[in-house]
Molecule: Bacterial large signal recognition particle RNA
Organism: Ectobacillus ponti
RNA sequence: CCGUGAUAGGUGGGGAGCUAGCGGUGCCCUGUACUCGCAAUCCGCUUCAGCGAGGCCGAAUUCCCUUCUGCGGUAUGAUGGAUGUAAGGUUCGCCUGAUAGAAGCGGCGUUGACCUCCGGAGUCCUCGCAACGAAUGCCCACGAACCUGGUCAGGCCGGGAACGGAGCAGCCAUAAGUGGUGUCAUUCGUGUGUCGCAGGGUAGCUCUGGACGAGCUGGCUGGAUCAGCAGCACUUAUGUCGUCAUCACAAGGAAGGGUUCACGG
Numbered sequence: 001c002c003g004u005g006a007u008a009g010g011u012g013g014g015g016a017g018c019u020a021g022c023g024g025u026g027c028c029c030u031g032u033a034c035u036c037g038c039a040a041u042c043c044g045c046u047u048c049a050g051c052g053a054g055g056c057c058g059a060a061u062u063c064c065c066u067u068c069u070g071c072g073g074u075a076u077g078a079u080g081g082a083u084g085u086a087a088g089g090u091u092c093g094c095c096u097g098a099u100a101g102a103a104g105c106g107g108c109g110u111u112g113a114c115c116u117c118c119g120g121a122g123u124c125c126u127c128g129c130a131a132c133g134a135a136u137g138c139c140c141a142c143g144a145a146c147c148u149g150g151u152c153a154g155g156c157c158g159g160g161a162a163c164g165g166a167g168c169a170g171c172c173a174u175a176a177g178u179g180g181u182g183u184c185a186u187u188c189g190u191g192u193g194u195c196g197c198a199g200g201g202u203a204g205c206u207c208u209g210g211a212c213g214a215g216c217u218g219g220c221u222g223g224a225u226c227a228g229c230a231g232c233a234c235u236u237a238u239g240u241c242g243u244c245a246u247c248a249c250a251a252g253g254a255a256g257g258g259u260u261c262a263c264g265g
Base pairs, nucleotide, nucleotide: 001265002264003263004262005261006260009057010056011055012030013029014028015027020046021045022044023043024042034054035053036052037051038050063258064257065256066255067254068253069252072249075246076245077244078243079242081241082240083239084238085237086236087235088234091233093232094231095228096227097226098225099224103221104220105219106217107216108215116211117210118209119208120207121206122205123204124200125199126198127196128195129193130192131190132189133188134187135186136185137184138182139180140179141178142177148173149172150171151170156165157164158163
């Protein structure tokens, strides 16, 4: 140096959590690196820290150590990053409303506004007139088996007879009532009326005549004050997620170093 056989050792690892602590099952991250049994109201150990059984690799790219790098997830800190919940109207925010005013725009105004004053008319009231509507009367027609009238056939009654009587139907006329017409009369009523040259009344409103002489208005925008409002923004508190930084841990990767025994050649 090579070969053979064995041994140490390896046969995934890590994070959080659980635990007195260490592992495992479970969750998560890496990554591809045996099998079976036990195991989260747990399973097995005791600082050497899974237990039990079997298989494979085996002194090296695979084992051990050192250094570098470093996925990742805890912890901590920061963060007008995002978002949930709760609260706040003394939150000078948006938003809503009210009040006073009048900066801009607009509108009206010397074809005379606003305010005020002097008048007139209307609206209002009373009395009349007309119109319209309604009702009643009037007119026409119909209209009562009997308890309306007139005339009353037949029949009935009275009478010796002549005649007389009551009286149904019919006919005629009407009552209550029904229908129709519309000149007339009466009553009531009215958002009827260039009605009456009637009367009354001017607080308000409308129109109009005159006086006055330059502003008036508050539709829009801007501003002031006050009040409200938890929808948005804002503030406070408390959560969750994200981003950044740090400590520790840390898979994987890279580099370097180290490494048992026996036999044979």